[in-house]
RNA sequence: GUUUGAUCCUGGCUCAGAUUGAACGCUGGCGGUAGGCUUAACACAUGCAAGUCGAGCGGAAACGAAGGUAGCUUGCUACCAGGCGUCGAGCGGCGGACGGGUGAGUAACGCGUGGGAAUUUGCCUAGUAGUGGGGGGUAGCCCGGAGAUUAAUACCGCAUACGCCCUACGGGGGAAAGGGGGCUUCGGCUCUCACUAUUAGAUGUGCCUGCGUAAGAUUAGCUAGUUGGUGAGGUAAAGGCUCACCAAGGCGACGAUCUUUAGCUGGUCUGAGAGGAUGAUCAGCCACACUGGAACUGAGACACGGUCCAGACUCCUACGGGAGGCAGCAGUGGGGAAUAUUGCACAAUGGGCGCAAGCCUGAUGCAGCCAUACCGCGUGUGUGAAGAAGGCUUUCGGGUUGUAAAGCACUUUCAGCGGGGAGGAAGGUCAAGUAGUUAAUACCUGCUUGAAUUGACGUUACCCGCAGAAGAAGCACCGGCUAACUCCGUGCCAGCAGCCGCGGUAAUACGGAGGGUGCAAGCGUUAAUCGGAAUUACUGGGCGUAAAGCGCGCGUAGGCGGCUUCGUAAGUCGGAUGUGAAAGCCCCGGGCUUAACCUGGGAAUUGCAUUCGAUACUGCGCGGCUAGAGUCUGAUAGAGGGAAGUGGAAUUCCGGGUGUAGCGGUGAAAUGCGUAGAUAUCCGGAGGAACACCAGUGGCGAAGGCGGCUUCCCUGAUCAAGACUGACGCUGAGGCUCGAAAGCGUGGGGAGCAAACAGGAUUAGAUACCCUGGUAGUCCACGCCCUAAACGAUGUCAACUAGACGUUGGGUUCAUUAAGGAACUUAGUGUCGAAGCUAACGCGUUAAGUUGACCGCCUGGGGAGUACGGCAGCAAGGUUAAAACUCAAAGGAAUUGACGGGGGCCCGCACAAGCGGUGGAGCAUGUGGUUUAAUUCGAAGCAACGCGCAGAACCUUACCUGGGCUGAAAGCCUAUGGAAUCCCCCAGAAAAGGGGGAGUGCCCUUCGGGGAAUCGUAGUUUAGGUGCUGCAUGGCUGUCGUCAGCUCGUGUCGUGAGAUGUUGGGUUAAGUCCCGCAACGAGCGCAACCCUUGUCGUUAGUUGCCAGCAGUUCGGCUGGGCACUCUAGCGAGACUGCCGGUGUCAAGCCGGAGGAAGGUGGGGAUGACGUCAAGUCCUCAUGGCCCUUAUGCCCAGGGCUACACACGUACUACAAUAGCAGGUACAACGAGCAGCGAGCCCGCGAGGGUAAGCGAAUCUCAAAAAGUCUGUCUCAGUACGGAUUGGAGUCUGCAACUCGACUCCAUGAAGGCGGAAUCGCUAGUAAUCGCGGAUCAGCAUGCCGCGGUGAAUACGUUCCCGGGCCUUGUACACACCGCCCGUCACACCAUGAGAGUUGAUUACUCCAGAAGUCGUUGAGCUAACCGUUCGGAAGCAGGCGCCCAAGGAGUGGUUGGUAACUGGGGUGAAGUCGUAACAAGGUA
Repeated sequence: GUUUGAUCCUGGCUCAGAUUGAACGCUGGCGGUAGGCUUAACACAUGCAAGUCGAGCGGAAACGAAGGUAGCUUGCUACCAGGCGUCGAGCGGCGGACGGGUGAGUAACGCGUGGGAAUUUGCCUAGUAGUGGGGGGUAGCCCGGAGAUUAAUACCGCAUACGCCCUACGGGGGAAAGGGGGCUUCGGCUCUCACUAUUAGAUGUGCCUGCGUAAGAUUAGCUAGUUGGUGAGGUAAAGGCUCACCAAGGCGACGAUCUUUAGCUGGUCUGAGAGGAUGAUCAGCCACACUGGAACUGAGACACGGUCCAGACUCCUACGGGAGGCAGCAGUGGGGAAUAUUGCACAAUGGGCGCAAGCCUGAUGCAGCCAUACCGCGUGUGUGAAGAAGGCUUUCGGGUUGUAAAGCACUUUCAGCGGGGAGGAAGGUCAAGUAGUUAAUACCUGCUUGAAUUGACGUUACCCGCAGAAGAAGCACCGGCUAACUCCGUGCCAGCAGCCGCGGUAAUACGGAGGGUGCAAGCGUUAAUCGGAAUUACUGGGCGUAAAGCGCGCGUAGGCGGCUUCGUAAGUCGGAUGUGAAAGCCCCGGGCUUAACCUGGGAAUUGCAUUCGAUACUGCGCGGCUAGAGUCUGAUAGAGGGAAGUGGAAUUCCGGGUGUAGCGGUGAAAUGCGUAGAUAUCCGGAGGAACACCAGUGGCGAAGGCGGCUUCCCUGAUCAAGACUGACGCUGAGGCUCGAAAGCGUGGGGAGCAAACAGGAUUAGAUACCCUGGUAGUCCACGCCCUAAACGAUGUCAACUAGACGUUGGGUUCAUUAAGGAACUUAGUGUCGAAGCUAACGCGUUAAGUUGACCGCCUGGGGAGUACGGCAGCAAGGUUAAAACUCAAAGGAAUUGACGGGGGCCCGCACAAGCGGUGGAGCAUGUGGUUUAAUUCGAAGCAACGCGCAGAACCUUACCUGGGCUGAAAGCCUAUGGAAUCCCCCAGAAAAGGGGGAGUGCCCUUCGGGGAAUCGUAGUUUAGGUGCUGCAUGGCUGUCGUCAGCUCGUGUCGUGAGAUGUUGGGUUAAGUCCCGCAACGAGCGCAACCCUUGUCGUUAGUUGCCAGCAGUUCGGCUGGGCACUCUAGCGAGACUGCCGGUGUCAAGCCGGAGGAAGGUGGGGAUGACGUCAAGUCCUCAUGGCCCUUAUGCCCAGGGCUACACACGUACUACAAUAGCAGGUACAACGAGCAGCGAGCCCGCGAGGGUAAGCGAAUCUCAAAAAGUCUGUCUCAGUACGGAUUGGAGUCUGCAACUCGACUCCAUGAAGGCGGAAUCGCUAGUAAUCGCGGAUCAGCAUGCCGCGGUGAAUACGUUCCCGGGCCUUGUACACACCGCCCGUCACACCAUGAGAGUUGAUUACUCCAGAAGUCGUUGAGCUAACCGUUCGGAAGCAGGCGCCCAAGGAGUGGUUGGUAACUGGGGUGAAGUCGUAACAAGGUA
């Protein structure tokens, strides 16, 4: 950061940090210091990595030097001559057990740490004593197969031996080697190096041991040399190490055995620490050396560069036979993401040998390769605004890159070139001097001085000079986390992504660019570890509802444990000593110019051991106490348990009586029962099960659970007062007992009820819900099962911490006639609440508060309480209990909404009550569909469908076909011509085109011309689009809805989302008003203000009016008048104002008076916050995209008018309240000059002709119609109805064919009031009747208005629909058109089972038996010793035996791969079937 609309919590996932023996991508200047096969303990070509000593020996193969002699060829050979320097091979000595490599094995005394006793130790140091005298061989060499010969510091005896070893204390046993130097009288002396015995030390090694040192219990039992003893053997040494005998032990829940994994440590990385992870480099230990086994030699090995054997592999071979072992340094192949040179030198350090010089040394020192890591340096510095050019962007002004560059002035580190130049060197040799030693001045040794010398690195570090900004910057990122933003491209594509998530045409998230940010010779990515993660919680978590208390108890081990004296000193605390290797970390210094790095000192090493103290606490031991716990005595309540008996009501069945046609059941029915007599009713009987009322958040029990009554048996609890025991206690892993219902076994029983099952319904289906039946079962006895939402979802025990009110059992005190009561106390059981706790809800002395003791359990969701394995079970099933894989959530509580086939209150023509319709017919009109070249497009439940369209023949027109144009219209500029304009002809469907004619205006003028305006042509910039996107938008509109709501400020409450206010009680048409209230106020809505209508007044009086007066052609026509009507301005009026009742003394409501009007008088305009991504890009505007000789523009014709059909909305009807004919009466709103058009004439008529008046209170449209009066028709498809069709016309218009309206004559269809369903309307309303207007050339059953006539009904709010408020539930929030479950089908993934099959490993039993030690034998063989010379002692070859590796066979165990088929699981934008869950989810 991420679960939500939002919130708090729980909880996982993910990120930022540090680190690495790393790898990969891009990039790469220098230096220093480190590091460099983590994989195949895979296989190895080649070279090197262990030799040395001639001062141990016999010697002389090779090389070399200098002499002499001889031969001569004058530079060769031979000899002096192994004589010299030296030295191959050999005998002998020492060393090859160190150094170097690797980590396969090992869970172990292997390692770490601390102790120990029964050992050995070459070379080294110190001490003691010695080194005398003999002997026999054998390599080499020679010869060539028979043998001969030779040396030693090689080998073997003898002598001696203080010390040494053995001992039966008498004794016995056991060594040696010489070499070199000097002197020598040749006897020896002396120095030195060796040698022998022994003692001690030092160093190293071997052995024993306390403690520590990985996982798994789905590994619980293991062990026969096993455990111990005695004796013997064996070893350097204790020991079952080995053997014989004896005993039967030993280990294990404090985890034996088995399996898997692993070298251990100092340390390293991380972390605040505690911890966690790790064991490269360096250092200590161990193990290994092709695999397995074995011993030999030796001080030391069971031996990396030794031996033997077996096996695998490789190589050589003349095929007979041999050779080999890089996990040494380089190097090769292979494996792998991946790790270097077949380098130089022994100059230094160290090692081996040697007296030494010296030799050897892939140890080591150096160099090479690699940005692998750490550290340091550089890639320039200053100045420089015309803010250059270019890039990018832009609101076109600019901004940014950016002092950046250029320019000017400087510097020269590093790299380059040239020159100079430390330190690492100490020693050794030679010479001189001196001291020691000695008889000695030799020799030798030590010290001092001198001389010439010893460097791989190395063109070293470092210093100086030269030239020139010159040779030196990249990588990642820029949505949030997380520092850093714009443009273009792309269009759920391509792609990105650590998590959340971006991308479906305006992407700061993809790709590119500009700009920016961060690091920097590196930067990113990947992998891995720790951290963050208190996310295993020791430090430092939890368990009512989020994951988590075992169903309950008893109790073993264990853990913990009341008061107190004394002792002890194990734990605990303190001091001291030893140890805790070095390096590393840390601190203080020092050295490289600094740093990394190196180095001196200190601290630390929290540990272990020994020792001396302390005694509070814990432990242990001897005692004491009574507050915990228990025992006794006396009472009490109880559905506590078990057994036996018994009672009544009811159901059912059976028998009998009465009685007749139904009963039963449901929403409604049917199945079922019943005339063979049911149901109903009465009597009698049978049988089983359960116990009404009492009955109560009453009682009892550990839980499960327990309910009629009586008896018997058993047990727990409580209370009161004392007495007694004296910590006897709490908890409790394993273990054991109990444990609802269902289920199982055996045997009974069976009334009612009732899984399964059957039938009837319901339904689309109905394997359900409902009904009728009905078997297991339910009941009893015995035995299993052992699980539940076994719940208070709350383990047991103890202590402490306010109260109030009930209730059950007991006790004390007070009071009391009684019924009843009051106070206190104790044990239960409830409700509410303080503090406190809690995420909240809530808990709250019965804690979820504050503490203590012990146990159990949890660690994201799913997979899964599943698989496999084990255990118990007759089975069903239980218990214990994973992983692969998959997701970024899953979850708790609370909030606001929305929703509910939840609840309450209220409203509305919502229902009801009525009136009239629609749905059936014909026609009109719109839509769908279909058709078509086109039938242009939009509108889609209400809220599309007589809607856009207030009017499609052309036009409109957007569509189609065909013919054409490239600009029809518009702006600026340039060039050019003509003013304009009008007319005619040709061809054509027209548009467009071709040709001809007439005709010139205004201003200035130098008369040449110029200018303004306008028109045409050409060019440029641009136009045009009813093309797309209403899901990019503005504007406008619909709708909920004229519903009463929607919000804000401050305050308060809540951790918070939020709440309060706005809820409540009344009231209203209204969130209208009143009252109350942690709220107080306010805003948008309501209402009012506006228009109209209803009454009156006033003003005004023409075109209006006419009461009175006069005239009259009798028409307000005229005079006259303005009273009335009317017109249209201004006012008045109505406010619950008044009265009565009611209501909370309120708001208000009911009734009344007055009034034209009464409680918003009627009607209109007016539409809150918002909802529907509602409608419209085709009114208009507009972003983006698209077309540009076409998706633009012009024209003709066609189409929008089609027609098997379906729907909506109207009109006209079906007739008598009617039709027809005739007479006759009464309106209002309006419209009119390209107009309305009187009157008159013509026509049956539509209409035509003529023509007055009127721009209209004047004239015209204009006749109102229903109505009314009279007549006729008489119930018929009619004298209803008028469709359709034929004919004839009128009008408009360029034109009525497709396709207008109207008139006349004729024709006379369907239709007789309309199924399911559905619409409107509450009063001047519905219904009915006509009139006008807009659009318009013409076209109206549509729309918008107007008046005439003029009803019925409303009990009421149960129900349907919509809405408002409150409340409730919720798994919904795209908000029920929501969410969501399971099967099936398809694809993919991992996994279980699986006839088997194939590996690995291991146990046991056999077979086998190489080499070898040991034992035994030894007829064969043999130098040293003995000897009487035959032999003996001793040894060897050979044979045999024990043990034993490889190998073979068998039976098991464990584990892996694979497998036809099969099981479930997971995942997958739009599959199928249903609808189980979430609301009372429609059966909680």